[in-house]
Predicted 3D model of a 74-nucleotide RNA (transfer RNA) from a Clostridiales bacterium. RNAcentral holds the sequence, with entries from ENA. The coordinates come from a structure-prediction model, not an experiment, and the mean pLDDT is 80. It matches the Rfam family "tRNA". By type it is a transfer RNA. The same sequence occurs in records of 2 taxa.
RNA sequence: GCGGACAUAGUCUAGUGGUAAAACCCCAGCUUCCCAAGCUGGAGAUGCGGGUUCGAUUCCCGUUGUCCGCUCCA
Numbered sequence: 001g002c003g004g005a006c007a008u009a010g011u012c013u014a015g016u017g018g019u020a021a022a023a024c025c026c027c028a029g030c031u032u033c034c035c036a037a038g039c040u041g042g043a044g045a046u047g048c049g050g051g052u053u054c055g056a057u058u059c060c061c062g063u064u065g066u067c068c069g070c071u072c073c074a
Stems, first nucleotide, its partner, number of pairs: 001070007010024002013021001018054001026042005047063005
């Protein structure tokens, strides 16, 4: 230099052109003599910038980062 994959909550993992789901963590309540466990409820996320579309996390382009492979030089 070329090609490919990936980027979603504090962590990890789903998902799909039509209001983004769960687990752990966190907060509150119930329970308990207290703690833990358990139960109920709650807060919290689509890397960034554009485009297409009535509507984009999804499709397209660019860009950033991580990983993998290839080539050249040293």